RNA sequence: AAAAGAGGAGCGGCAGAACAUGAGUACCGCGCGCCGAGAAGAUGGUUAAGGGAUCUUUGCACGAGGCGCGCGCGAAAGGGUAUCGCCGCCGAAGCGCAGCGCUUCCUUAUGCGCCGCGCUGGGAGUGCGGGAGAAUACCCGUAUUCCUGUCACCGCCUUGGUGGAGCGCUUUU
Repeated sequence: AAAAGAGGAGCGGCAGAACAUGAGUACCGCGCGCCGAGAAGAUGGUUAAGGGAUCUUUGCACGAGGCGCGCGCGAAAGGGUAUCGCCGCCGAAGCGCAGCGCUUCCUUAUGCGCCGCGCUGGGAGUGCGGGAGAAUACCCGUAUUCCUGUCACCGCCUUGGUGGAGCGCUUUU
């Protein structure tokens, strides 16, 4: 230098399956009360939202529409799982900073991708902080405790102790 490997509740992905949650919520229909001049759709295309322009339809108190309460009907998506399946893997991956790019007339990003630098061996519990959210689930960061793998040193009948970090460790050439 190259190749092949190991860590286990191992990492990530899938418009997959199943399950729980979402939720007796939103929407819709009816009734009552209050407010009340605009409202809806298309062009228009998105991972998503907001704004603006043009056009069409409609309402303007004989009340479109909005809010609240009650009754009836009654979802879905995102997120999730010590589950199952498939795929890629062992800096797997995640985070921070900075930059570039991707949908439209404009803006934004909590969306997606790429690259550079830096940090983190891995898992779980708990506390604190942040994100999103319906949530006590989840994600991220951090501190701490426990478990676990790896190397070095010390100790050693046994079985341990201390410390370091994956740019590490083991095997082979």
Lysine riboswitch aptamer from a chicken gut metagenome, 173 nucleotides, folded computationally. The RNAcentral record of the sequence draws on MGnify. Model confidence (mean pLDDT): 76 of 100.